[in-house]
């Protein structure tokens, strides 16, 4: 430098659920809690998924219905980037 994660060590993260706060929601943050994770570190760049406040369609109008991301997710996948320990 490149490959790799069978065994080990040092550590790390933390799903569901729950409490508080924020948010229209999806969800996020913090406390408790561990299902898992070798990038479950970081970046919404491509695809996917979730939500639909605002906006549009529909309506005489409202409601209902429906479309839409500028919202969210990196613990859905890919890509980019950085990195611990060991192995041959």
């Nucleotide at each position: 430098c490149a490959a790799u994660g069978u065994a080990a060590a040092a550590g790390g993260c933390a799903a569901a659920c729950u409490c508080a706060u924020u948010g229209a929601a999806a969800a996020a943050u913090g406390g408790g809690g561990a299902c898992g994770c070798a990038a479950a570190g970081c970046u919404a760049u491509g695809g996917g998924u979730c939500u639909a406040a605002g906006g549009g369609a529909c309506u005489a109008a409202u409601a209902a219905u429906u479309c839409u991301a500028c919202g969210a997710u990196u613990g859905c996948c890919a890509a980019g980037u950085u990195g611990c320990c060991g192995u041959a």